Glycine riboswitch aptamer from Roseinatronobacter alkalisoli, 92 nucleotides, folded computationally. The sequence was found by an Rfam model in a public genome assembly. Of the family's consensus pairs, 91% are formed in the model. The organism belongs to Roseinatronobacter, within Bacteria.
RNA sequence: AGGCGCAGACACGGGAGACACUGAUCUUGCGGUCAGGGCCGAAGGAGCAACCGCCCCGGUAAACUCUCAGGCAAAAGGACCGGUUUGCACGA
Numbered sequence: 001a002g003g004c005g006c007a008g009a010c011a012c013g014g015g016a017g018a019c020a021c022u023g024a025u026c027u028u029g030c031g032g033u034c035a036g037g038g039c040c041g042a043a044g045g046a047g048c049a050a051c052c053g054c055c056c057c058g059g060u061a062a063a064c065u066c067u068c069a070g071g072c073a074a075a076a077g078g079a080c081c082g083g084u085u086u087g088c089a090c091g092a
Stems, first nucleotide, its partner, number of pairs: 003090001005088006012082003019037001021036006038072003044068001045066003051059003
């Protein structure tokens, strides 16, 4: 050099689900606020099987589970995948 892994960054490409629900109210309108009911899982958060530590007890995963938070037209956001780039580690 090339390659593998981890992490970060980005005016980059892709990116799902579920009521444009009901009432009140503010607004020219878009839309916002409050209350009520229904629903979704892929921001974030929480839970645990195997396993590890002798026991008590503790550590530890996810796209699983929960639905606190968030979301349920479009837009925005969006786990994750790809691209570019930076750093670290490996490396003939």